[in-house]
Molecule: transfer RNA
Organism: uncultured Clostridia bacterium
RNA sequence: GCGGGUAUGGCGGAAUUGGCAGACGCGUCGGUCUUAGAAGCCGAUGUCUAACGGCGUGAAGGUUCAAGUCCUUUUACCCGCA
Numbered sequence: 001g002c003g004g005g006u007a008u009g010g011c012g013g014a015a016u017u018g019g020c021a022g023a024c025g026c027g028u029c030g031g032u033c034u035u036a037g038a039a040g041c042c043g044a045u046g047u048c049u050a051a052c053g054g055c056g057u058g059a060a061g062g063u064u065c066a067a068g069u070c071c072u073u074u075u076a077c078c079c080g081c082a
Stems, first nucleotide, its partner, number of pairs: 001081007010026003019065001027045006046055003058074005
């Protein structure tokens, strides 16, 4: 230099043909239970806002009524070729 793959909450990891982003698990916090704890069970857990509401899939643009998904450029990492 060329080709291929991967990038999604704090972590792992889903998302069908483009149609509710984060299912499910872990972690954390609160509650319940207990003499106290562990385990179990219940709830909460991205971000801005007083709220309504908005934003958020590595980054930037485009297509579309609608994009994690399609197109272009680009960054990082991994694999292969030279």